Predicted 3D model of a 515-nucleotide part of an RNA (small-subunit ribosomal RNA, 5' domain) from an uncultured bacterium.
RNAcentral holds the full RNA, with entries from ENA.
[in-house]
Context: one part of a larger RNA
RNA sequence: AUUGAACGCUGGCGGCAUGCUUUACACAUGCAAGUCGAACGGGGGUAGCAAUACCCUAGUGGCGAACGGGUGAGUAAUGCAUCGGAACGUAUCCCGAAGAGGGGGAUAACACAGCGAAAGCUGUGCUAAUACCGCAUAUGCUCUGAGGAGGAAAGCGGGGGACUCGCAAGAGCCUCGCGCUUUGGGGGCGGCCGAUGCCGGAUUAGCUAGUUGGUAGGGUAAAGGCCUACCAAGGCGACGAUCCGUAGCUGGUCUGAGAGGAUGAUCAGCCACACUGGGACUGAGACACGGCCCAGACUCCUACGGGAGGCAGCAGUGGGGAAUUUUGGACAAUGGGGGCAACCCUGAUCCAGCCAUGCCGCGUGAGUGAAGAAGGCCUUCGGGUUGUAAAGCUCUUUUGUACGGGAAGAAGGGUUAUAGGCGAAUAGUCUAUAAACUUGACGGUACUGUAAGAAUAAGCACCGGCUAACUACGUGCCAGCAGCCGCGGUAAUACGUAGGGUGCGAGCGUUAAUC
Numbered sequence: 001a002u003u004g005a006a007c008g009c010u011g012g013c014g015g016c017a018u019g020c021u022u023u024a025c026a027c028a029u030g031c032a033a034g035u036c037g038a039a040c041g042g043g044g045g046u047a048g049c050a051a052u053a054c055c056c057u058a059g060u061g062g063c064g065a066a067c068g069g070g071u072g073a074g075u076a077a078u079g080c081a082u083c084g085g086a087a088c089g090u091a092u093c094c095c096g097a098a099g100a101g102g103g104g105g106a107u108a109a110c111a112c113a114g115c116g117a118a119a120g121c122u123g124u125g126c127u128a129a130u131a132c133c134g135c136a137u138a139u140g141c142u143c144u145g146a147g148g149a150g151g152a153a154a155g156c157g158g159g160g161g162a163c164u165c166g167c168a169a170g171a172g173c174c175u176c177g178c179g180c181u182u183u184g185g186g187g188g189c190g191g192c193c194g195a196u197g198c199c200g201g202a203u204u205a206g207c208u209a210g211u212u213g214g215u216a217g218g219g220u221a222a223a224g225g226c227c228u229a230c231c232a233a234g235g236c237g238a239c240g241a242u243c244c245g246u247a248g249c250u251g252g253u254c255u256g257a258g259a260g261g262a263u264g265a266u267c268a269g270c271c272a273c274a275c276u277g278g279g280a281c282u283g284a285g286a287c288a289c290g291g292c293c294c295a296g297a298c299u300c301c302u303a304c305g306g307g308a309g310g311c312a313g314c315a316g317u318g319g320g321g322a323a324u325u326u327u328g329g330a331c332a333a334u335g336g337g338g339g340c341a342a343c344c345c346u347g348a349u350c351c352a353g354c355c356a357u358g359c360c361g362c363g364u365g366a367g368u369g370a371a372g373a374a375g376g377c378c379u380u381c382g383g384g385u386u387g388u389a390a391a392g393c394u395c396u397u398u399u400g401u402a403c404g405g406g407a408a409g410a411a412g413g414g415u416u417a418u419a420g421g422c423g424a425a426u427a428g429u430c431u432a433u434a435a436a437c438u439u440g441a442c443g444g445u446a447c448u449g450u451a452a453g454a455a456u457a458a459g460c461a462c463c464g465g466c467u468a469a470c471u472a473c474g475u476g477c478c479a480g481c482a483g484c485c486g487c488g489g490u491a492a493u494a495c496g497u498a499g500g501g502u503g504c505g506a507g508c509g510u511u512a513a514u515c
Base pairs, nucleotide, nucleotide: 001514002513003512005511006510007509008508009507012362013361014360015359016358017357019354020320025318026317027316029315030314031313034063035062036061039060040059042057043056044055045054046053047052070273071272072271079198080197081196082195083194084193085192088190089189090188093186094185095184096183097182098181099180101135103133104132110125111124112123113122114121115120141150142149143148155178156177157176158175159174160173163172164171165170199245200244201243206236207235208234211233212232213231214230215229216228217227218226248270249269250268251267252263253262254261255260275296276295277294278293279292298309299308300307301306326352328351329350330349334348335346336345337344338343365395366394367393368392375386376385377384378383401451402450403449404448405447409442413438414437415436416434417433418432419431420430421429422428459504460503461502462501463500464485465484466483470499471498472497473496474495480487481486
């Protein structure tokens, strides 16, 4: 000088930050991932005589749930940092090319029946789709023995003049928007490989059989002993292999003139993990924290047959510990997921709450005031000191209190109008502009006006030397102090108290730790 600190005494306010470093110990409760009815069939509700309109949603389906959030156990290299590389992938996004023709069979929901304590399950029957499966087509794509072969799709919503079908409703048709299929490119992102660097131990000296290389095959999105068969006998190592211990790494942070040393909380990048161990499924992406299966430990329910669970998400509880907060508010902003949108969800986030934990700022009054008051302490008894300190007088009103005013954070989105693009269209839709109305958790917050009134606000450590600051009394090697030297055995500036002083100040000391 510093700290994610703790402890002791003390404590007025504000701003900005930080806050389980220990048991990766166990967890009650609530919330943390949903959304789309403009993919689909049902069911229900409200209004209405009805047609119909609007709303809700258990299920099928789509997208998301691989992000975001947590933790640091493991990991000494399958990791991180820097610099390179070739044998790859990419749902969504951007740009382009081509296409979207014609069919089919199911199934959940539902109904009925049955089993079960429950979790749930079974059978029969019915039905839809942007769910599923064929046929056709194939610019480009894949395979190829170069002849050829293989492989796709889905609709939904808004609007409409003429024309066609139709009794009508509506459909065809046209158009706009969102989607669908195949494929090329781009971008960002991701997988992989190499080089260099990254703690201690030699009281760890040899290690290695898929081991090292080759051939062939398999596997992967992709190179490769990644895996398998065969062949060869290699490969690493005192420039420290192997083994053991410890540890997430970095940007950074602390310190220091620097070199260096220590460290890796908060914030950011990467990695790893998700009760313990193993495994795959789905998917563009996982071997998946709030998914599945198996085994294990633990907890809970049970009708004993069988089931349920995983806070290292946010709060919170027990335990451990010197020690670390609220079972708060809101999606208003930023960002994310879904949706055409309105909007919904979001313990991400933004805010509020608690704690002097840290940094910064402000205040606890200002001027005047000598009879140098009283009291305290000391005294050579003259006085000295506390001390302009107080009182008194004159002011001010930060903070606090009371009563008022009152932002910015709001951009968007919705309705209407105008212009432009698409369009047959004064329809519709998209874009731009304009006007009015509307959207704030924080919060009547920041800020500000007025009023009264010094009113509401000072402690802590030290005073032998180092080291700024001294006397009296008590004690008498006792009680005690102490960072080092050392004080204390009757005149203690070193113990205890008092007066005085010194240093810091809403803090001050002590302890721990680093330089």